[in-house]
Context: one part of a larger RNA
């Protein structure tokens, strides 16, 4: 390297955009680069390889054939390419209708939490397996009134929905983006895939100025215990929150790339259309979406099975024993933590 492969065994990039590359629907026609064919010319010799033959074999040795192309030339046109003309199913595009916790930015709302002040009211209150630490007679816990303050939005809620992915949930505008489903009226293959690049990207961390109600690493102290630098209690800072830069990672999981055809059915649900009855409704109807259960096939079992892990093309990534090791070393980013790349001795 060819080859097998990639849910769970090594092995899908955390997403998306998207140059270059690779592949790319019907039909005509026209060329003939790719191709096939036919001659001709090169392809020194040896050596190889395949027939034969000579030294008794063989190692040598000799004849002969073959030798991946390569260059002209003559033709062939199915496929592949080029150019052109053309179509409408791929893709958009317009027009009608919808659903959505999609994204951003601004107000508003309650409820619970703490803390403030003023009432009422006394000797407890918190905590736990028990218990202290702690809080409290300078009036706590508890009720009550009214004020602040953040941060999160109980039910509804789902086996739901919506996003390209992390993700997204209170209500109510504003702006922006994306998707069904319907007519089929316009472009006229305008596509799919993507190495470098470039975008977004949980949580924790950073960096500047904010806020800071619960909660809460680190940290104290109380307990437990042989110990107890823990679990459990009582406090508590960094953080969480916000604004703007940064980082760029995860069991970023479907541990299952993206795109498209085809390949038994059942059954529930979320969006839309249709017939049909019009009073619930009803249907061997249809397009998206999101579960279960099973047929073929497929799988090493497990399992998957029109959301395939099936059956077939395309383009990308990625694996190739176990450890050393996601380490050293360079070298890019990055404020730093660190992240990307990513090895060998040696050893089983």
């Nucleotide at each position: 390297u060819u080859g097998g492969g990639u849910u769970u065994a090594a092995a899908g990039g955390g997403u998306g955009c998207g140059c270059a590359g690779g592949c790319g629907g019907a039909g005509g026609c026209a060329c003939a680069a790719g191709u096939c064919a036919g001659c001709g010319g090169u392809a020194a010799a040896a050596u190889c390889g395949c027939g034969g033959g000579g030294c008794u074999c063989a190692a040598c040795c000799c004849c002969g054939c073959u030798c991946c192309g390569c260059c002209g030339u003559u033709g062939a046109a199915a496929c592949u390419g080029u150019g052109u003309c053309c179509c409408u199913u791929g893709a958009g595009u317009g027009c009608g209708c919808g659903a959505a916790g999609g994204g951003u930015a601004g107000g508003c709302g309650g409820a619970a939490u703490g803390c403030g002040u003023g009432g009422u009211g006394u000797a407890g209150c918190g905590g736990u397996g028990a218990a202290a630490u702690g809080c409290a007679u300078a009036g706590a816990u508890a009720u009550u009134a009214c004020g602040c303050a953040g941060a999160a939005c109980u039910c509804c809620g789902a086996u739901c929905g919506c996003g390209a992915a992390g993700g997204c949930g209170g209500c109510c505008u504003a702006c922006c983006g994306g998707c069904g489903c319907g007519c089929g009226a316009c472009u006229g293959a305008c596509g799919c895939u993507c190495a470098u690049g470039c975008u977004c990207g949980a949580a924790a961390g950073c960096g500047u100025g904010g806020g800071g109600a619960g909660c809460a690493a680190a940290c104290a102290g109380g307990a437990u215990u042989a110990g107890a630098u823990a679990c459990c209690c009582u406090g508590g800072u960094a953080g969480u929150c916000c604004a703007c830069g940064c980082c760029g990672u995860a069991a970023a999981c479907g541990a299952u790339g993206a795109c498209u055809g085809c390949u038994a059915g059942g059954u529930g649900u979320c969006g839309g259309g249709g017939c049909u009855c019009a009073c619930g409704g009803g249907c061997g109807c249809u397009c998206g979406g999101u579960g279960c259960c099973g047929c073929a096939g497929c799988a090493a079992a497990c399992g998957c099975a029109g959301u395939a892990a099936g059956u077939a093309u395309u383009c990308c990534a990625c694996c190739u024993g176990g450890g050393g090791a996601g380490u050293a070393c360079g070298u890019u980013c990055g404020c730093a933590a660190g992240a990307a790349u990513g090895a060998a001795a040696c050893u089983c």